[in-house]
RNA sequence: GCCGAGAUAGCUCAGUUGGCUAGAGCAUUUGAUUGAAGCUCAAAGGGUCGGCAGUUCGAGUCUGCCUCUCGGCA
Repeated sequence: GCCGAGAUAGCUCAGUUGGCUAGAGCAUUUGAUUGAAGCUCAAAGGGUCGGCAGUUCGAGUCUGCCUCUCGGCA
């Protein structure tokens, strides 16, 4: 340099043919329980969906460019 895959919550990830409001587990906080903690149960908070544009009535999802990560070829 070329080709391919990926970037979504603090961490690991899901997200169907573009459709109403973006989710799970762990972690955190609060409550229940306990003498206290752990375990368990319930609830809550936490997101510019890597960035900028474009298409569309509507984009995490499609298109272009850029940044970063991983793999392959030379």